This is a predicted structure of a 1380-nucleotide RNA (small-subunit ribosomal RNA) from an uncultured bacterium.
The coordinates come from a structure-prediction model, not an experiment, and the mean pLDDT is 80.
The RNAcentral record of the sequence draws on ENA, Greengenes and SILVA.
RNA sequence: UUAGAGUUUGAUCCUGGCUCAGGACGAACGCUGGCGGCGUGCCUAACACAUGCAGGUCGAGCGAAUGAAAUUCCUUCGGGAACGGAUUUAGCGGCGGACGGGUGAGUAACACGUGGGCAACCUGCCUCAUAGAGGGGAAUAGCCUUCCGAAAGGGAGAUUAAUACCGCAUAAGAUUGUAGUACCGCAUGGUACAGCAAUUAAAGGAGCAAUCCGCUAUGAGAUGGGCCCGCGGCGCAUUAGCUAGUUGGUGAGGUAACGGCUCACCAAGGCGACGAUGCGUAGCCGACCUGAGAGGGUGAUCGGCCACAUUGGGACUGAGACACGGCCCACACUCCUACGGGAGGCAGCAGUGGGGAAUAUUGCACAAUGGGGGAAACCCUGAUGCAGCAACGCCGCGUGAGUGAUGACGGCCUUCGGGUUGUAAAGCUCUGUCUUCAGGGACGAUAAGAGUCGGUAUCCCGUGGAAGUUAACCACGGAUAACAAUCUCCCUCGCCGCCCCGGUCAUCAGUAGGUGUAGUGCGUUGUUCCCGAUUUUUUUUGGUAAAGAGGAGGCGUAGAGGGAUCUUAAGAGUCAUGUCAAACACUCAGGAUUAUACCCGAGUCCUGCAUCUCUCACUGGAAGUCUAGAGUUCAUGAGAGGUGAAGGGAAGUCAUAGUGUAUAGGUGAAAUGCGUUGAGAUUAGGAAGAACACCAGGGGCGAAGCGGUUUUUCUGGACUGUAACUGACGCUGAGGCUCGAAAGCGUGGGGAGCAAACAGGAUUAGAUACCCUGGUAGUCCACGCCGUAAACGAUGAAUACUAGGUGUAGGGGUUGUCAUGACCUCUGUGCCGCCGCUAACGCAUUAAGUAUUCCGCCUGGGGAGUACGGUCGCAAGAUUAAAACUCAAAGGAAUUGACGGGGGCCCGCACAAGCAGCGGAGCAUGUGGUUUAAUUCGAAGCAACGCGAAGAACCUUACCUAGACUUGACAUCUCCUGCAUUACUCUUAAUCGAGGAAGUCCCUUCGGGGACAGGAUGACAGGUGGUGCAUGGUUGUCGUCAGCUCGUGUCGUGAGAUGUUGGGUUAAGUCCCGCAACGAGCGCAACCCUUAUUGUUAGUUGCCAUCAUUAAGUUGGGCACUCUAGCGAGACUGCCCGGGUUAACCGGGAGGAAGGUGGGGAUGACGUCAAAUCAUCAUGCCCCUUAUGACCUGGGCUACACACGUGCUACAAUGGAUGGUACAACGAGGAGCGAACUCGCAAGGGCAAGCAAAUCUCUUAAAGCCUUUCUCAGUUCGGAUUGGAGGCUGCAAUUCGCCUCCAUGAAGUUGGAAUCGCUAGUAAUCGUGGAUCAGCUAUGCCACGGUGAAUACGUUCUCGGGUCUUGUACUCACCGCCCG
Repeated sequence: UUAGAGUUUGAUCCUGGCUCAGGACGAACGCUGGCGGCGUGCCUAACACAUGCAGGUCGAGCGAAUGAAAUUCCUUCGGGAACGGAUUUAGCGGCGGACGGGUGAGUAACACGUGGGCAACCUGCCUCAUAGAGGGGAAUAGCCUUCCGAAAGGGAGAUUAAUACCGCAUAAGAUUGUAGUACCGCAUGGUACAGCAAUUAAAGGAGCAAUCCGCUAUGAGAUGGGCCCGCGGCGCAUUAGCUAGUUGGUGAGGUAACGGCUCACCAAGGCGACGAUGCGUAGCCGACCUGAGAGGGUGAUCGGCCACAUUGGGACUGAGACACGGCCCACACUCCUACGGGAGGCAGCAGUGGGGAAUAUUGCACAAUGGGGGAAACCCUGAUGCAGCAACGCCGCGUGAGUGAUGACGGCCUUCGGGUUGUAAAGCUCUGUCUUCAGGGACGAUAAGAGUCGGUAUCCCGUGGAAGUUAACCACGGAUAACAAUCUCCCUCGCCGCCCCGGUCAUCAGUAGGUGUAGUGCGUUGUUCCCGAUUUUUUUUGGUAAAGAGGAGGCGUAGAGGGAUCUUAAGAGUCAUGUCAAACACUCAGGAUUAUACCCGAGUCCUGCAUCUCUCACUGGAAGUCUAGAGUUCAUGAGAGGUGAAGGGAAGUCAUAGUGUAUAGGUGAAAUGCGUUGAGAUUAGGAAGAACACCAGGGGCGAAGCGGUUUUUCUGGACUGUAACUGACGCUGAGGCUCGAAAGCGUGGGGAGCAAACAGGAUUAGAUACCCUGGUAGUCCACGCCGUAAACGAUGAAUACUAGGUGUAGGGGUUGUCAUGACCUCUGUGCCGCCGCUAACGCAUUAAGUAUUCCGCCUGGGGAGUACGGUCGCAAGAUUAAAACUCAAAGGAAUUGACGGGGGCCCGCACAAGCAGCGGAGCAUGUGGUUUAAUUCGAAGCAACGCGAAGAACCUUACCUAGACUUGACAUCUCCUGCAUUACUCUUAAUCGAGGAAGUCCCUUCGGGGACAGGAUGACAGGUGGUGCAUGGUUGUCGUCAGCUCGUGUCGUGAGAUGUUGGGUUAAGUCCCGCAACGAGCGCAACCCUUAUUGUUAGUUGCCAUCAUUAAGUUGGGCACUCUAGCGAGACUGCCCGGGUUAACCGGGAGGAAGGUGGGGAUGACGUCAAAUCAUCAUGCCCCUUAUGACCUGGGCUACACACGUGCUACAAUGGAUGGUACAACGAGGAGCGAACUCGCAAGGGCAAGCAAAUCUCUUAAAGCCUUUCUCAGUUCGGAUUGGAGGCUGCAAUUCGCCUCCAUGAAGUUGGAAUCGCUAGUAAUCGUGGAUCAGCUAUGCCACGGUGAAUACGUUCUCGGGUCUUGUACUCACCGCCCG
């Protein structure tokens, strides 16, 4: 004493980057700002500097000058003279200006740090010790005279002193020379002793004096320096070679001293992969920041060292300098000048300009601490002590405390009730820190005098009053504490550290409110740093995420680590000593009223270095011994191991000859090409080149690349067995040498087949391809180069250990029935599988396990294995190998889905088998397009297009034109007035408008109220205006497909899986069996309706067998039958046979009206398509409000070159026409259906019965059947179009209705590519009814019955679906993603 989070995905686990939360700062910027203490403050231009100050002092060293007080004398009282010598001073002289102060430009260096060495050195002042200072001399500044100069300054002459200068004397234990003795040292050498010779000193001053301060020589000490050495601390190898005084020697010179430090000569060395040289960057350290630590980063303030002083060079003086405020020279710059010449150096303290994001006063004092000089007083000191400025940092204090609910006003929100701001405020009581004012007043200073700060305080006292001077900043989507309103609305404002937010409801932008953090600060930025980041890794990883070089046999390495035993003690450990400055840090005390700021004391720490004692497990060294590693000898067997030479057969091709005739070849199908000059086919003998079938096996060999016919020459390696020998000889291996598929290159050969390039033919939209016909390099050989591959087991080499099972290749052993076998063992090569590992997949004695050693490699994706540079190469190119810029990911494994021109199984009118169509014609209808004043709007693959619309002439109507209204056509509330209502006239295109007439509602408690109408006012109405991507509701579709899920359990780190998979079976996740699953839910099925059979009940409007009756079930009668409609029955694989697992179930059969869900319908799981609808309705938000509302006229939705969909009618003889005749069902009907009769050719008209309907009407069903006719034609088919005449509905039929009759008589002769429906009472065909509706465009839609088929071998293919499995870079899910 170790904290994580966000972000790759539909989700998951990893790998991995990016980002955030923390701390720190000489900081800056924004907003804000009360006080005090202690610190800190040009990081940039070592840029330039105005002005002032920052180094002087000594008269007790000297000669001079000056000359106060005191004293004496004279006096004209003004003063003068003498003496005196305080004071002051230029000069000579001494000491100090080498300290202190500043800065970090240079410097990669003995510069710094640390530890040593000097037997190779110096040291003023200071301390101690010994000895000494005798006697002389010559000058010089100053002063004076004079000269030159603008100045700075300088020259000459005369004169003068010293602690200034110079000889002489004296002198050693000093120095030098010489020859010795003793002892010591790692070497040169040192120390001690005594002998001889030579050389070398001095200064005085003060004091009455004692004495003191100085002087000379020598020794010792202390202090300070100089030199040398070991070790340590930056980047780049895309800087690999550097060096000529260079490396060494001898001699000399020089220095305080060693030394190529310098020189002469001699030798040729010296440094370097343990990184020389070069380039870039940088003052170093104590320490500071951070971190759990290891580390990483920094080198401000304080302290130690170094370097520098405008730039460069040089020496002088001195104890000490090559000298910040000294000298000389040179360059640049600035200033003065009389133009001749001079002066200067703030990186000292202040200050100025400039630069910059940015950094202070031209302050006070020597009182303290310290420094210099002096005997001292004292002088000097921008060192220092203080003050000023700055929230720049750390620490401390304050802006009040208590009470106070009507929860005031105001603000904001609101569901309008309220909530919140909020005890917050106000009010009441109290206190008095801080500030203000007034007064007092320290410590810091002692033996004594002397206090800048400072009349200062954080000290004391008083006054007044909560007054006074004050609470901000930032944030509120997540990580991350804190939320709602409003405005804006993605080419816009903008936010953003990352993810992201913003496209009309933004908790992410802006604004006000509230809240959070906190509190004189808060935030932002940092071109700052560290942590988090285990994201440089001693501590990771490498089969697939980035990453094992292609390999490693051999050589030789370098290096690193390496078997047993003895020895040594270098490493290592241990005891001790020295050092590791102080400050800082930590701990404990103390001081300052408090403080974690600050100051101070003690201890710890400083993990280092050096010396030294002991130990010997380990590492190392040295020298012996050993045999387990390794190797050698011998023997057997195996092998596509390598190399050269020789031989062989099969096949293909070519050329020759024979036979022989028309094609052959090739393809999915063809064509180019070959062939009557004879191909192909076949036969014979021949030529040349290349490759070696079967055997043949994840079998063997090799380091890898690779190696396959046979024989042979030379030759390498591995295995097994056996003893003997060598004695660690071993492992790995940077760089180097060597090997290294294919393609390619060079020279010379060779060339059968194959075959890049190329040519032609096809395919195709194109086809520089895939396919075909040809065909050159090349493939082959020899020699040389290249040096790369998915060179892969995507797995480096070596050693040891750790369950097994089962194959296979080579050898050996034991045993046996001696033929096959069984067991054991070594080496290789496979599969399966525990433990363990792994993100998972998987690996698993051939490890991806457990350990050790060595090498190579990786650190987000892209840019890029690229550029530049170097090396190699003939070239192609190889190798080494970045950055700018850009993104927030890229990636691995596994999961759920979806998809696949993947696989298995299954289903469906999906195909196939059939029938009838559509697509061609005419018409109807819808859509697109176009047009238009408007052609209202919506629907758009299936799943829009006879759809919304079950019915647009006006209306509808939403559109257009013109006109006219504004509380409104419609609703509620308020006020006033009164009725309502109904004709009429004028005007208008119509509504609107104008006029006049008739007329006077209901209830009442008589107060009034209600309905209705008119007027007024504003709240509001109104909107088929927008958004179906804000919604509800409803609907379509996959799909009536068989699926969709849950609980518990289990498995998996997890997403998830299991269940639901498997074997059968079914229409079905239907059922059965099995199974780590056991159960359950929504779906399936059943329950519901209808239809098919029947019983019973009931018989009117239905029915009629028997009886009677009629024209007629018309009537009496009856309810047996039909029918109607209530309740029942019936069908359940219940029964039999066979198959099947004694199952589920399937096949067949019986009975039955019906047989295996009997037929049909209703019923639509979880969900998908932001599917459709704001124009059915409802509704959020937005928009319009004398108009986007409402009214009305006319028009439009019906347009018409054209295109498409859906239908009708046809093209005819299974038909058309004519006449006769038979049989339904479902339904509808009162502003209705309308019989019969009658008129009309008909549509229809007239009159009119019956019927609210099992009674009446619509209502003759048609196809069918029986006759007659037409005879294959654009027709007696077909009916469009057009003309005429009529009818009906309706205010109205022109745009724009339907029907009838007469006449007209178009296209069309069965329909290209393509395409739709249907499996039985179905298709096809025939008619009937209904809704909507005045009428109708209905040939549409929804229903109804009549007649009534064909075909299904089967699941290869098309489409759709289900299920299992597989691949995936898709998950918005292949209409994906993505490349150029």